[in-house]
């Protein structure tokens, strides 16, 4: 210097003024005032997984359907997450990436090119032993043609062509035979296992695709805080009891008017329920520090801390000084983005950077 990898911090520090939401103490004429104090994130996001919690008479077992997951071991409340390992693959390395069970259970699929794409095939090519035809020959036979036919070594097509290399073999060829390499199966050895082996034997060797159907193993009931629980006006309507009067006319009496008296005015009570309010709702699989065990994820123990809780939805605005970057200066800029029941993850967005480790190269 290049590359790789793991962390950290992320409108920062101080001050002034004016506000907003919550908690708490005091005062108070019950509406508020004053003091103190807490007030967004690493992703609060996407709502993609996994849970807590709540309701659905049960959510316990089995079957069916549907969905999901898929190498092995461990971690965890759980997971499709994390850690470690195996295998494959990319890279010179550090390291990255992988839906990574089964293709001799069955079914299906493979564009274009190509002769042929699964128990295949012959375009060029090779051969023509055998049969055929032609010529030569006394005969045996020899030579030629490439018609029948044989072959799949070489060329060519393709992402992929029915193991590879060599020797033998042959008319030419071919696991046809053999040696080595590769592969399958059985065992042995190592490993908890996935798997590995320059181990032993055996088989001439039966392609790819399951984010195609399918098979196998395991997991999953559904809905979601607008879940759910509680309190509860006005108006209208319902039920029960009492009930012959009640209301208006400024007070009282009379009078008058209206509404009632089987179809019940009026009064009281009850229940459902709307607006509204309270709760769920902030102490939790919690954070931090230390220590012990473990390669690690993580777990145990001890100490310590309390850390937003809104709901037409608070967490803000302005100014000054300092900080970082660009610019000679004036000046400009400091990202992505904001809780909405709560946790554990994943993914995505993003600025100026800072720190550590590894690997390769160069110089000293």
């Nucleotide at each position: 210097a290049g590359c790789g990898u793991g962390c950290g911090a992320g409108u920062g520090a101080g001050g002034a003024u004016c506000g907003c939401c919550g908690g708490u103490a005091g005062c108070u004429u019950a509406g508020g005032c004053u003091g103190c104090u807490g007030g967004a994130g690493g992703a609060a996001a996407g709502u993609c997984c996994g849970a807590g919690c709540u309701g659905c008479u049960c959510a316990g077992g089995g079957c069916a359907a549907g969905g999901g997951u898929g190498c092995c071991g461990g971690g965890u409340a759980a997971c499709g997450c994390c850690c470690g390992g195996g295998c494959g693959u990319c890279g010179a390395a550090a390291g990255g990436c992988g839906a990574c069970g089964g293709a001799a259970a069955g079914u299906g699929c493979a564009a274009c090119a190509g002769a042929g794409a699964a128990c295949a095939g012959a375009c060029c090519g090779c051969c023509g032993a055998u049969g055929g035809c032609c010529g030569c020959u006394u005969a045996g036979g020899c030579g030629g043609c490439a018609c029948a036919g044989g072959c799949a070594a070489g060329g060519g097509u393709g992402a992929a062509a029915c193991g590879g290399u060599g020797c033998g073999g042959u008319a030419a060829g071919a696991g046809c035979g053999c040696a080595c390499c590769g592969g399958g199966c059985u065992c042995c050895u190592g490993g908890u296992a996935a798997c590995a082996g320059u181990g032993a034997g055996u088989c001439g060797c039966u392609g790819g695709u399951a984010a195609a159907c399918c098979c196998c193993a395991c997991c999953c009931g559904c809905a979601g805080c607008a879940a759910g629980g509680c309190c509860a006006a006005a108006u209208a309507g319902g039920g029960a009891a009492c009930g012959a009067g009640g209301a208006g006319u400024g007070g009282c009496c009379c009078g008058c008017u209206c509404c009632a008296u089987u179809u019940g005015a009026g009064u009281u009570c009850c229940g459902g329920g709307u607006a509204g309010g309270c709760u769920g709702c902030a102490c939790g699989a919690g954070g931090c520090u230390g220590u012990u065990g473990g390669u690690a994820a993580c777990a145990g123990c001890a100490g310590u801390c309390c850390c937003a809780g809104a709901u037409g939805a608070a967490u803000g605005a302005u100014c000054c000084u300092c900080c970082c970057c660009c610019g000679u200066a004036a000046g400009g800029g400091g990202a992505c983005a904001g809780a909405a029941c709560u946790c554990g993850g994943c993914u995505u967005a993003u600025u100026c950077c800072g720190c550590g480790c590894g690997u390769u190269c160069a110089a000293c």
Molecule: Bacterial RNase P class A
Organism: Gemmatimonadales bacterium